[in-house]
RNA sequence: UCGCGGGAGAGACCGGCCCCUCCACGGGUCCGGCGCCGAAGGCGCAACCGCCCCGGAAACGCUCAGGCAAACGGACCGCGA
Numbered sequence: 001u002c003g004c005g006g007g008a009g010a011g012a013c014c015g016g017c018c019c020c021u022c023c024a025c026g027g028g029u030c031c032g033g034c035g036c037c038g039a040a041g042g043c044g045c046a047a048c049c050g051c052c053c054c055g056g057a058a059a060c061g062c063u064c065a066g067g068c069a070a071a072c073g074g075a076c077c078g079c080g081a
Base pairs, nucleotide, nucleotide: 001081002080003079004078005077006076011034013033014032015031016030017028018027019026035068036067037066041064042062043061044060048056049055050054
């Protein structure tokens, strides 16, 4: 790195618009608003680490991104090559 398995958190929020419809229900990669999450990524501190005065750096912090039903994704862990 690849394959398989496991894998959390947080509004199926509110309003508008569109589709279906008599109306509701439902749906939309749409627009706006507020509230939240941190385990893709990114950034920051620097615990820590190393071939050590130079480097690498977190599960900590920030939430730009991403995410807040399911799905997808998912750090990390296990097994195999």

A computed fold for an 81-nucleotide RNA from uncultured Phenylobacterium sp., annotated as Glycine riboswitch aptamer. It matches the Rfam family "Glycine riboswitch aptamer". About the family: This family represents the bacterial glycine riboswitch. Lineage of the source: Bacteria > Pseudomonadati > Alphaproteobacteria > Caulobacteraceae > Phenylobacterium. The prediction has a mean pLDDT of 82.